[in-house]
RNA sequence: GCCCGAAUAGCUCAGGGGUAGAGCAGAAGACUGAAAAUCUUUGUGUCGGUGGUUCAAGUCCUCCUUUGGGCA
Numbered sequence: 001g002c003c004c005g006a007a008u009a010g011c012u013c014a015g016g017g018g019u020a021g022a023g024c025a026g027a028a029g030a031c032u033g034a035a036a037a038u039c040u041u042u043g044u045g046u047c048g049g050u051g052g053u054u055c056a057a058g059u060c061c062u063c064c065u066u067u068g069g070g071c072a
Base pairs, nucleotide, nucleotide: 001071002070003069004068005067006066007065010024011023012022013021018055026042027041028040029039030038048064049063051061052060
């Protein structure tokens, strides 16, 4: 330099046009003399940035940034 991916909650990841979710972590409560364990409840995250398409964009398209892999 060229090609193919990835970027979404604190972490790991789903969601592939129609009001953003799960697990873990965290918080509150119950229980306990106090903890641990257990049970219940709890998510307003400019969906990396910019512009575009669309009635409607996390999702499709352009460019940029960061990052992983491949070829040379």
This is a predicted structure of a 72-nucleotide RNA (transfer RNA) from Cafeteria roenbergensis.
It matches the Rfam family "tRNA". Rfam links the family to the GO term triplet codon-amino acid adaptor activity.
NCBI's taxonomy places the organism under Eukaryota, Bigyra, Bicosoecida, Cafeteriaceae, Cafeteria.
The coordinates come from a structure-prediction model, not an experiment, and the mean pLDDT is 80.
The sequence is in RNAcentral, with records from ENA and Rfam.